This is a predicted structure of a 677-nucleotide part of an RNA (large-subunit ribosomal RNA, domain II) from a Gemmataceae bacterium. The source organism's lineage runs through Bacteria, Pseudomonadati, Planctomycetota, Gemmatales and Gemmataceae. Its Rfam family is "Bacterial large subunit ribosomal RNA". Model confidence (mean pLDDT): 87 of 100.

Context: one part of a larger RNA
RNA sequence: UCCGGCGACUUACCGUCUCCAGCAAGGUUAAGCGGUUACGCCGCGGAGCCGAAGGGAAACCGAGUCUGAACAGGGCGAGCAGUUGGGGGCGGUAGACGCGAAACCACGUGAACUACGCAUGGGCAGGAUGAAGCGGGAGUAACAUCCCGUGGAGGUCCGAACUCACUAGUGUUGAAAAACUAGGGGAUGACCUGUGUGGAGGAUUGAAAGUAUCAUCAAACGUGGAGAUAGCUCGUUCUCUCCGAAAUAACUUUAGGGUUAACGUCGUGGUAGUUGGCAGAGGGGGUAGAGCGACUGAAUCGGGAUGGGGGCCUACCCGGCUACCCACCCGAACCAAACUCCGAAUACCUCUGUACCAAGCUACGGCAGCUAGACGGCGGGGGAUAAGCUCCGUCGUCGAGAGGGGAACAACCCAGACCGCCUGUUAAGGUCCCUCAAUCACGCUCAGUGCGAAAGGAAGUUGGGUUCCACUGACAGCCAGGAUGUUGGCUUAGAAGCAGCCACCAUUUCAAAAGUGCGUAAUAGCUUACUGGUCGAGGAACCCUGCGCCGAUAAUGAACGGGACUAAGCGUGAUACCGAAACAGCGGGCUAGGCAACUAGCGGUAGGAGAGCGUCGUGUCCGGGGAGAAGCGGUACGGUGACGGGCCGUGGACCAAACACGAGUGAUCAUGCCGGA
Numbered sequence: 001u002c003c004g005g006c007g008a009c010u011u012a013c014c015g016u017c018u019c020c021a022g023c024a025a026g027g028u029u030a031a032g033c034g035g036u037u038a039c040g041c042c043g044c045g046g047a048g049c050c051g052a053a054g055g056g057a058a059a060c061c062g063a064g065u066c067u068g069a070a071c072a073g074g075g076c077g078a079g080c081a082g083u084u085g086g087g088g089g090c091g092g093u094a095g096a097c098g099c100g101a102a103a104c105c106a107c108g109u110g111a112a113c114u115a116c117g118c119a120u121g122g123g124c125a126g127g128a129u130g131a132a133g134c135g136g137g138a139g140u141a142a143c144a145u146c147c148c149g150u151g152g153a154g155g156u157c158c159g160a161a162c163u164c165a166c167u168a169g170u171g172u173u174g175a176a177a178a179a180c181u182a183g184g185g186g187a188u189g190a191c192c193u194g195u196g197u198g199g200a201g202g203a204u205u206g207a208a209a210g211u212a213u214c215a216u217c218a219a220a221c222g223u224g225g226a227g228a229u230a231g232c233u234c235g236u237u238c239u240c241u242c243c244g245a246a247a248u249a250a251c252u253u254u255a256g257g258g259u260u261a262a263c264g265u266c267g268u269g270g271u272a273g274u275u276g277g278c279a280g281a282g283g284g285g286g287u288a289g290a291g292c293g294a295c296u297g298a299a300u301c302g303g304g305a306u307g308g309g310g311g312c313c314u315a316c317c318c319g320g321c322u323a324c325c326c327a328c329c330c331g332a333a334c335c336a337a338a339c340u341c342c343g344a345a346u347a348c349c350u351c352u353g354u355a356c357c358a359a360g361c362u363a364c365g366g367c368a369g370c371u372a373g374a375c376g377g378c379g380g381g382g383g384a385u386a387a388g389c390u391c392c393g394u395c396g397u398c399g400a401g402a403g404g405g406g407a408a409c410a411a412c413c414c415a416g417a418c419c420g421c422c423u424g425u426u427a428a429g430g431u432c433c434c435u436c437a438a439u440c441a442c443g444c445u446c447a448g449u450g451c452g453a454a455a456g457g458a459a460g461u462u463g464g465g466u467u468c469c470a471c472u473g474a475c476a477g478c479c480a481g482g483a484u485g486u487u488g489g490c491u492u493a494g495a496a497g498c499a500g501c502c503a504c505c506a507u508u509u510c511a512a513a514a515g516u517g518c519g520u521a522a523u524a525g526c527u528u529a530c531u532g533g534u535c536g537a538g539g540a541a542c543c544c545u546g547c548g549c550c551g552a553u554a555a556u557g558a559a560c561g562g563g564a565c566u567a568a569g570c571g572u573g574a575u576a577c578c579g580a581a582a583c584a585g586c587g588g589g590c591u592a593g594g595c596a597a598c599u600a601g602c603g604g605u606a607g608g609a610g611a612g613c614g615u616c617g618u619g620u621c622c623g624g625g626g627a628g629a630a631g632c633g634g635u636a637c638g639g640u641g642a643c644g645g646g647c648c649g650u651g652g653a654c655c656a657a658a659c660a661c662g663a664g665u666g667a668u669c670a671u672g673c674c675g676g677a
Stems, first nucleotide, its partner, number of pairs: 001677006011094013026050003032044005054061002064076004097235002100232001104225006116198008124189001126158003129154001133150006162186003166183005201217001203213002238612006248261005263369001264367008274359004278353006289342001290340002296336002300332005306327004310322004373398010403414003418588004423584003429578003432563003438575007450565001456550002460547002463544007477534005483507003488502003513528001517526002589602005613666001615663006623655002631650005637644002
C1' cells in the first nucleotide's frame, strides 16, 4: 500500500413544537390488589398530576384584580380546549456522535540500574625519585650551617592489572537501543571493588549536570477517580426529489469560540396595486463640480503718491532713499477632507397609478447553517496616487457554477448544465496551416511595428492648418562684394568687430553689424549677417493630427500559443460563415398550479423539507425446498436511483414474497482496530 471483517448522533428522564389516535370541560391513572392461556394480557385501584380563573407581597376580592383619595389613568387578566398514549424534530440533565491529550488527585510498588551514606571484606606487576628524623665528620664561644651516610615520606614520577571515557575512524534498518579499532587519563588514593544495609515521588540523592532514582525524570512506575476535560484536529457509512444561505452588525477576559439580529428552509394565517420594477407627483440634502471683492484658512507675481517697523543718508529741525518685514489698497492668476455666496447627476423617503415586467411582501411558530471570505469594475481612507497589500462603500463573479472564449489560467468576457439526439440558429471570440469558418472596398504602416515600457530625442512618413517669401526672379548652390570715420570709448602689458564694461553713432553705398562664429600675444587671416550677378519654380518657419524610429542592458532559450505572415498588421465600412450544456427543433422524466387541456420551473456547498432502497430480527399471512434452500461464481434482463429478477454452474439444508413492528441497519478515508497478502 492493497484485500476481508469491525468501526461513530444512542439510551433514560424532563421540557417544547409538530403529526397520528382516544376521550373531552374534562383527560389520565401510580404503587398496589384480583384473575389469567403468565417476560404477556384482562379487570380493580382517582392517591396524585394537568386543565377548566385570575389579580395581589399578603389579608383578601373575583371576570376581574392590583396600584391609588379616586367611580381617573395604568399593569396583569377575561373574550382563543384540554388531556392521555404513540411516532418524529429540537433543547436540558446524564460520558450524550466516535477516537485523541499535555495534566490533577488517591492508594500502592520500586535504590536488582544508578547517586549518596553506613557495616564488613578484597585489590593495586615492576621501575623511579629520595622529605623529616637519626649517625659520623667539618664548623661555631655555643647555636646556626655544610658534607657523607642512613632513612623511606608523598592526593610524587614512569607504567601493567584495575578503573575512567579525551581524540579520530568504523558502526548508524548496528554484532551492540551507546559498541568496536587505534591512541588517551588515573593507577597508595577525595583510589578501585564484592557482599550486606539505609533513606523515595513535591520525596530521596546530588564535589551541582535539573544529574540520578530498573533502556522512563523540571516530578518514577502500577492501579483507581475515569468514558477527567479538549471553545482544538481528524473521522462520521444507501438513493432520489424541491428550495437554498453566510463569511455582516451589536455585545462578549471576546477576536479561529459564543448569544441575539440579518440571510435559508418548513408549517399556519394575512395581504391583491398587495411586494419589487416602471411611470407620474411631492420632498429634504451639501457630495461631484465650481467659487472665494461670500466666510475661515492657505498662497504667487506686478504696482502703490497708504500705515507701522528695520536699515542707510542727514541730523538742529524739517526730511530723503530702500531689489528688507508686516498690514492695507489696486491689477492679474490660484488652492482646501475637517472652507462655502453656489451646486448637480444618481441615490434615498412619501404618495398616486399600473393594462406592461417580475411574484412577492408580512405576522407567528418548528429546524438550521453562517459571523477566516476572495478577486474584478467604480467612489474613497491608510501606504510611496507600491503590493496577488490593507480598511470601508457600491455592483458583479467565484465561494456553492459546469459549458464556450482568453495558448495554458476559481474571481476577466460570453453564458446559468433535468435526461437523450450522427438536427438547426447564435453569444463572446474568431475565419492562412496546426484548427471549425472569408471575401470585398478605401486608407495607413516598412518598423516583423504588429508580437512588452517612460521622460526625452529626430528634415521617418499621412492628413489638416497658420504666417510669410516668390517670374519686379523667391529658397539652395555657384561667382563677386562685404567698405570708410575707426585700432569707437573705457579697461589693459596688449584689447584693433570677436577677454570684459559702456555706447551702438555717422559716412560711402546695390549692400555691408562699432560685428555671427573660428582664429592671433595683439594685429593678420577665414567666415556669417547684408547686397549684386548667375540659375528658373516653387520656397521658409511654425501649429494640430494618424502610423512608425531611437531611447530598450541579467543571469539555460523564451515579450504573436507555434508555423509562418508585408497582409495573415493597423483604421473605417460592407456582406457572409464558424462557434457553447445559451436559444430553437424532436422525444422523454420530474416538480408546482383542483394539474382536463395547458403553463411555468428542475446548477448547487453549509443547511431545511419530502419520498424511497437495502440489511438483521419479531408477528401475521401465503408459499418454495434432496426433482436441490441459503451462500458463492458467471451472465447479453428490468428500474431515474439506492437496487431487483431470470437462467447456468457450485453448494448440500434451509429460505423468500406481502403487510406490520423493532433496530448493535448501509464505510475509499479517523497517521482508525484485528487478520491476511
The full RNA is in RNAcentral, with records from ENA.